[in-house]
RNA sequence: ACUUUUACUUAGAGUUUGAUCCUAGCUCAGGGUGAACGCUGGCGGUAUGGAUAAGGCAUGCAAGUCGAGGGCCCGCAAGGGACCGGCAGACGAGGUAGUAAUAGGUAGGAACGUACCCGGAAGUCGUGCACAGCUCGUCGAAAGGCGGGGUAAUUCACGAUAUUGUCGCAAGAUGAAAGAUUUAUCGCUUCCGGAGCGGCCUGCCCUGUAUCAGCUUGUUGGUGAGGUAACGGCUCACCAAGGCUACGACGCAUAGGGGACCUGAGAGGGUGACCCCCACCGAUGAAACUGAGACACGGUUCAUACCCCUACGGGGGGCUGCAGCCGAGAAUAUUCGACAAUGGGCGAAAGCCUGAUCGAGCGAUACCGCGUGGUGGAUGAAGCGAUUCGUCGCGUAAACAUCUUUUAUGAGGGAGGAAGUUAUUGACGUUACCUCAUGAAUAAGGGGCUCCUAACUCUGUGCCAGCAGGAGCGGUAAUACAGAGGCCCCGAGCGUUACCCGGAAUUACUGGGCGUAAAGAGUGCGUAGGUGGUCAUGUUAGUCGGCUGUUAAAUGCUCCGAGCUCAACUUGGGGAAUCCGGUCGAAACGGCAUGACUAGAGGGAGUGAGAGGUCUGUGGAACUCUAGGUGUAGGGGUGAAAUCCGUUGAUAUCUAGGGGAACACCGAAAGCGAAGGCAGCAGACUGGCACUUUCCUGACACUCAAGCACGAAAGCGUGGGUAGCGAACGGGAUUAGAUACCCCGGUAGUCCACGCCCUAAACUAUGUCAACUGGCUUUUCGGAGUAUCGACCCUCUGGGAGGCGAAGCUAACGCGUUAAGUUGACCGCCUGGGUAGUACGGCCGCAAGGCUAAAACUCAAAGGAAUAGACGGGAGCUUGCACAAGCGGUGGAGCGUGUGGCUCAAUUCGUCGCUAAACGAAGAACCUUACCAGGGCUAGAAAUCCUACUGCACGAUCUGGGAAACCAGAUAAGCCUUCGAGGGUGUAGGACAGGUGAUGCAUGGCUGUCGUCAGUUCGUGGUUUGAACCGUUCCCUUCAGUGGGGUAACGAACGCAACCCUCGUUGCCUGUUAUACGUGUCAGGCGAGACUGCCCCCUCACGGGGGAGGAAGGUGGGGAUGACGCCAAGUCAGCAUGUCCCUCUGAUGUCCUGGGCUGCACACGCGCUACAAUCGCCGUUACAAUGGGGCGCGACGCCGUAAGGCUGAGCAAAUCCUAUAAAAGCGGCGCCAGUUCGGAUUGAGGUCUGCAACCCGACCUCAUGAAGCCGGAAUCGCUAGUAAUCGCGGGUCAGCUAUACCGCGGUGAAUACGUUCUCAAGCUUUGUACUCACCGCCCGUCAACUCAGGGGAGUUGGGAGUGCCCGAAGCACAUCCUCGCGAUGUAUCAAGGCAACCUCAAUGACAAAGAGUAAGUCGUAACAAGGCACGGGUAGCGGAAGCUGCUCGUGGAAUCAUUCAAA
Repeated sequence: ACUUUUACUUAGAGUUUGAUCCUAGCUCAGGGUGAACGCUGGCGGUAUGGAUAAGGCAUGCAAGUCGAGGGCCCGCAAGGGACCGGCAGACGAGGUAGUAAUAGGUAGGAACGUACCCGGAAGUCGUGCACAGCUCGUCGAAAGGCGGGGUAAUUCACGAUAUUGUCGCAAGAUGAAAGAUUUAUCGCUUCCGGAGCGGCCUGCCCUGUAUCAGCUUGUUGGUGAGGUAACGGCUCACCAAGGCUACGACGCAUAGGGGACCUGAGAGGGUGACCCCCACCGAUGAAACUGAGACACGGUUCAUACCCCUACGGGGGGCUGCAGCCGAGAAUAUUCGACAAUGGGCGAAAGCCUGAUCGAGCGAUACCGCGUGGUGGAUGAAGCGAUUCGUCGCGUAAACAUCUUUUAUGAGGGAGGAAGUUAUUGACGUUACCUCAUGAAUAAGGGGCUCCUAACUCUGUGCCAGCAGGAGCGGUAAUACAGAGGCCCCGAGCGUUACCCGGAAUUACUGGGCGUAAAGAGUGCGUAGGUGGUCAUGUUAGUCGGCUGUUAAAUGCUCCGAGCUCAACUUGGGGAAUCCGGUCGAAACGGCAUGACUAGAGGGAGUGAGAGGUCUGUGGAACUCUAGGUGUAGGGGUGAAAUCCGUUGAUAUCUAGGGGAACACCGAAAGCGAAGGCAGCAGACUGGCACUUUCCUGACACUCAAGCACGAAAGCGUGGGUAGCGAACGGGAUUAGAUACCCCGGUAGUCCACGCCCUAAACUAUGUCAACUGGCUUUUCGGAGUAUCGACCCUCUGGGAGGCGAAGCUAACGCGUUAAGUUGACCGCCUGGGUAGUACGGCCGCAAGGCUAAAACUCAAAGGAAUAGACGGGAGCUUGCACAAGCGGUGGAGCGUGUGGCUCAAUUCGUCGCUAAACGAAGAACCUUACCAGGGCUAGAAAUCCUACUGCACGAUCUGGGAAACCAGAUAAGCCUUCGAGGGUGUAGGACAGGUGAUGCAUGGCUGUCGUCAGUUCGUGGUUUGAACCGUUCCCUUCAGUGGGGUAACGAACGCAACCCUCGUUGCCUGUUAUACGUGUCAGGCGAGACUGCCCCCUCACGGGGGAGGAAGGUGGGGAUGACGCCAAGUCAGCAUGUCCCUCUGAUGUCCUGGGCUGCACACGCGCUACAAUCGCCGUUACAAUGGGGCGCGACGCCGUAAGGCUGAGCAAAUCCUAUAAAAGCGGCGCCAGUUCGGAUUGAGGUCUGCAACCCGACCUCAUGAAGCCGGAAUCGCUAGUAAUCGCGGGUCAGCUAUACCGCGGUGAAUACGUUCUCAAGCUUUGUACUCACCGCCCGUCAACUCAGGGGAGUUGGGAGUGCCCGAAGCACAUCCUCGCGAUGUAUCAAGGCAACCUCAAUGACAAAGAGUAAGUCGUAACAAGGCACGGGUAGCGGAAGCUGCUCGUGGAAUCAUUCAAA
């Protein structure tokens, strides 16, 4: 590389936004646990159960055995007892404190030991001395001793022997034994070998922390000696000065390691319960003894702490063995049975011992299995819940009928586990299992139901109570809270909590990133390290392959099985995987070695450009100062001013001189430098770069932790210097304030020399190096060709600096041979936001401060790019009685009217910028009327139905009370009828009525407003990851998104326009009316007419300008018509309507009388009348139109000064009436005054309507005669039949407060240059941190409360070591001696004491900072040019955000100029 076979294999969602894509964190769905907690709980099997206090322990048991080693004692014997002796007690059982390596895992090694066991060889001879027990004496409470006497052995000692042991070159020296006994054995001694076990050494692997960087004196090595079973600084003496460390030593923290277990697709991540292996520990610390083996869990000695006994003298103890107790804890079991099995110790054996073990008990702790019944059963019962009131759901569910008996209960039978031929031997065990009996009998819950996430309704509650894993629910219609019904999931369990892995590609080896989201170090040089050009040869610790050893067993996976009824569980055999070792091979790549090459790199030669650097000198302009001249009243400054300077002569101007700093023009997107940065000119010194030639070296290279050097401005130190500018500071303004912006001054500083500091938005927010991948164009420095006398031009080529762009990349913006494309090498950096580049520690600094760099706590986001809006004290274009130009008003007066406020018993209610306020209301004296006071009614004033009665209808009239309503009483007349009853009325009872009561933020409908503005959308298609965009933008044009042109759009809809009504001209027809009968006016119907049609000019076209004709000209005038939407805009009181509230009552219902809505210090809106001579008054004389009229309009006539009265012709109206139009015209008077203006107010007398004019009507007559002489700031309407002015009509209505409102006609102007400004609107564009959309967002101090952390005079506790003092037991040594197991001393050493540090915690007055908390205070810093563009660094200042100076960035808008690019 290929082929074959088998098996396995990767899931997402919610949450930032108005919406989108991306980035990023948080959260969820899965699996697991030695678990715990809550609710619930039938059975069995198999497992499992002190994880915290290696805290302390009462009691019992857990290691003995051997009489076939020995003597003695008791006993008739069987047998038993203590002692000497042997073996065992170093195993088994428990725990995980310590230990980061003297541990563990794995693979190896050499200098060792070994009782019991196995194999082999040889031997087992002869003596002797003791000591327990025992006995006598004695001390002590006890524990336990002490002294005398005597004694056995498989105890001990000596001698002999010595094959192969040991020492030694050799000679030689030296070294052993134990017996028991009935005869077969069991023992004993020595040596060799084996097996198993153990000791030692080495490679590799093995947690975090560098805010632990240096550690080490027996330390590293050597020589010698000692010591050990054995190598070795293991120990000692001497010598040398080494050893370890960035591949992390040393320190600190944490931790037994592995097989394995959980998770995961895997790679990984986490864990180290049960079972197995290893290590370590036995109250804590130290030590040795015995022994084959220990420095010994149930042995010894000492010290310490604790506990117990005591006669106070002294003794005893160690459950981290099995049970059990206390404690602490969320939490973990019986003081059980048996040696029957398996195994262990002893024994010749029987056997004894065995809390090892085998079993049972307790716990749903886990896994597995079974059950709580099966079948039929509709009247779809009751009940509960829902309901559109019809019904539907729980639901065949139940009841009921019938069947079965797993399980449970009772009774009977009944194993295997036993192996040792037979016999004996079972804790479990009344077991498993089998048979029979009774009877549905004994057995269901937990969680959830907004989305993620399977499952929905009702009621209660009303941002309360509460829920919540995240997003988030709850403020009166909550599937989200609580209850209920229903449903969903799982089921003897179900949920919750804690922890682990997963999902998370969210630390990315597999498998991420760094222009703007977090992230490229400010820049270079450079060590270690990493990586490395071409050719050849050799080699092979990397790499690859074959074979092989090992990786304990168990577990897991898999194949074939086996045993429990199945399963869980147990079990037999086989397979496979990585590390490590051995061996054989390969040589492409890599390494190493050698040789060679020139394309990388460097050097030489020649040429060139440049604000590259350092030092010295020098020049002119400007500024300022000084002196002098001329000269006179101002100068300066600003939005406007003032402080300030000036008559002691400023500013201005001239002359002379001094001084410091910076270098106009050239100048540019240019150039140079590693970056910071660099600019007059000249000189000296000096670094780098490019091109050409291809002469030399021959890979010398690239990158780069550490390290070194440089590093704007500000700042610091010393000494100079100081013209201008200018933090701080002083003053003047502005302002509510102004610690600012503006102005007048001005100190540090800015400059020089030397020395520090070392940070910047140190930015291309883009590390360095190399290679590759279409182009076009500009510019700069070289070279070549061509050309020319030379230069320019043109073509090619190398280096640098720009613009636009193919492919490609990107979340998008954008980048694009100067990459953010495609690759390679190396370095740096990131891992949610805030806390915070902060604290602590360390290093540096004179200081300011810099570098390194967290956590607690808190939030569910913080962010990037782009999109649609909205907004801007951003820009451009356009429109509008928007401004301007005009005319007339309002705001001042009096009055009318509405509103606020005040008042009141009530002054009913609604409406509040534009878009409320002569609005609802096109008519408040009663009524209306909703308000107030008082008096009445209660199934009701009005509606429907039912039941009973009534058979006098209701009603009318009268009487009494009363303000009326109403109450009480009386009178007369008195229904229809098919004779069943029905209709109607009243009374009583019951269903119900009624409400202008609340909610316009539950609604319908209607309306206002932007706005009669020109906009708002859709289908298909196209572009984009997407929100979205294109279409609808652009150019011309229009009143217009009107039309045309162009065009990834093509069409369409709602709007615009047109269609409709009306006015203006006219033809025909019809009709009333007028009439002089010819006709005319008018009205209606049907038409005509106007379309930029015609001419001229401009234009591609659309269209625009002018003209003719015409009644009318470019929409002819006016009206109706109001797109998608905005304002939770208005209206529950016009109407309708959901929900809530009031109603057997003293009503929020309803009736009535009276009052109020008309109240008056005041403020505002809308109007009327005026202030006068363009006027007023008087007289006189003309000309309209729209309308209205039967409970009506009302003529003529008469009466009254008049309002009006009497009368009543005509007219349902082109006929009659209302009805004289007024202003205007003509004539007269008034002559500038509070008037012959103005008419308020008041007095008197009347008229009319109406039940009634007091509160509270209108009108008439006479009298009275107020304010007011044109109106402050401000503000409104109107562009032609308009404004202004003049009157007339109508609705409502008994009347009227109408000057209001809706209409009608008469007379009839002025002005528009124009779009700078104000307001509003539309389109395009730009910025945005806004989207509840600028009435937005948002920053900091202060005040209140809460929380965690840091500092802190200190205080307390723990840990590690150092120095000195003291020094138990033990071992070793020395000395002495009574020769013993003695005494003393020395060295070492545990504990302890003293001292100075180090480190980790706890606590701490106080002060500072941080975070959080619906509605506190002060300001307004930021987001728009945020109203002074913002931000980085630095310095000063200030209540605070902040301000100012210097320097830097664009992550600033707009404009102009230049250049480039495109066309």